The prediction has a mean pLDDT of 78. A computed fold for an 83-nucleotide RNA from Domibacillus epiphyticus, annotated as c-di-GMP-I-GGC riboswitch aptamer. Its Rfam family is "c-di-GMP-I-GGC riboswitch aptamer". Clan: c-di-GMP_I riboswitch clan. Its family is annotated with cyclic-di-GMP binding in the Gene Ontology.
RNA sequence: UUGAAAAAUGGCAAACUUAUUGAAAAAUAAGGACGCAAAACCACAGAUCUAAAGCAGAUGCAAUGAUGGCUGGGUUGCCAAAA
Numbered sequence: 001u002u003g004a005a006a007a008a009u010g011g012c013a014a015a016c017u018u019a020u021u022g023a024a025a026a027a028u029a030a031g032g033a034c035g036c037a038a039a040a041c042c043a044c045a046g047a048u049c050u051a052a053a054g055c056a057g058a059u060g061c062a063a064u065g066a067u068g069g070c071u072g073g074g075u076u077g078c079c080a081a082a083a
Stems, first nucleotide, its partner, number of pairs: 001081003011036002016031006034069001040075003044072003047067003054061002
């Protein structure tokens, strides 16, 4: 620098189910495996979702809430190959 192939009795764990929390989006735990070479960490930029409080008083607007398994960016790192 790269991630085609391969590889670790290796790692993570989507949908779904159950329980709990939450206004919701969603989160956490257990089960479960669709996938992942950063599916490790950080909401910085964009995007998306939600709308309790707030503004409006209409069924609207709007993050300070959420998503890192949406994209970019930053930080760190395993294995393999090449130099």